RNA sequence: GGAGUGGGUCGGGCGAACGCGCUGCCGGACUCGUCCGGUGGUGAGGAAAGUCCGAGCUCCACAGGACAGGAUGCUGGGUAACGCCCAGGAGGGGUGACCCUACAGACAGUGCCACAGAAAACACACCGCCCGGCCCAGCCGGGUAAGGGUGAAAAGGUGGGGUAAGAGCCCACCGCGUCCGCGGCGACGCGGACGGCAGGGAAAACCUCAUCCGGAGCAAGGCCAAAUAGGGGAAGAGAGGUGGUCCGCCUCGCCAUCAUUCCCGGGUAGGCCGCACCGAGGCAGACGGGUAACCGCUGCCCCAGACGAAUGGUCGCCCCGCGCCGCGCGGGUCGUGGCGCGGACAGAACUCGGCUUACAGACCCACUCCGAAC
Repeated sequence: GGAGUGGGUCGGGCGAACGCGCUGCCGGACUCGUCCGGUGGUGAGGAAAGUCCGAGCUCCACAGGACAGGAUGCUGGGUAACGCCCAGGAGGGGUGACCCUACAGACAGUGCCACAGAAAACACACCGCCCGGCCCAGCCGGGUAAGGGUGAAAAGGUGGGGUAAGAGCCCACCGCGUCCGCGGCGACGCGGACGGCAGGGAAAACCUCAUCCGGAGCAAGGCCAAAUAGGGGAAGAGAGGUGGUCCGCCUCGCCAUCAUUCCCGGGUAGGCCGCACCGAGGCAGACGGGUAACCGCUGCCCCAGACGAAUGGUCGCCCCGCGCCGCGCGGGUCGUGGCGCGGACAGAACUCGGCUUACAGACCCACUCCGAAC
């Protein structure tokens, strides 16, 4: 100098005038809990996003257990909890820093393995190799699984011995299985002995095993509470409508009901709380424990909040990037000046812990590989 790997921080700054939400104080208005004015404070994110996991909180359900269903799936730790995080093991990838992994069980059972191929699982025999026979360009019978061929995958691999040819048939090393010893909390590792050697893959097929899980969600849930309609009760005085009552009719009387007035209760509209939080809270520490995640201690802080939903735009200067033009000399992936364009992804809605996804650009730390020079 080039190419990378892992991690972290920020994600425009300053000023001016204007505007918006919430709020403390002061003043004013009236219909008395709302509005207006002044002044001060405060006002988005690293992901506020997707709503994918785990919780808090709320309501409902609930004797216990089992089944069904779902999730997770190496080990140890962290945490309120998790499918998250940390550390480690094993397997795989990369020259390397480092990265990736649903990483339990295929001898519980059922099913599947396209095409090709002789054969895809109680293994098999197409070509070949070897032996024997015969009516000998070949055919038949037997042996073999080393070689060829097919396939993603064919009953260990390499080498030697052995053999008619071959084969764990025998031997060495590697692999595999069982047992033992040592190390480790453990996953597992290392070493030794024994066994010639079990029988493919796939569980992201059903399934089995282990662990965990009641449901719904702030439109949860609680409180206050119109108008109108309907429900219950009371009052009924002089009058009214309808029906009944005394043999028929009429009048009067009486009773019921409607209407009327008042009261009560339920629900709706609407409003308030939940909800802006003393909390699994934030920040700092040269502190303590721990490899780390994280935990503890000390100090400081109180930190957005609506409900058609505030957090904004304008101007000036600066910063960064790109382009054009000019100037300078040190002639460059240089410095400097002017002009123009651009500066992302995206925006809280009950609250946290995670994961995932999006993101112009800037900076920092550690490490790796390659090249050159000393």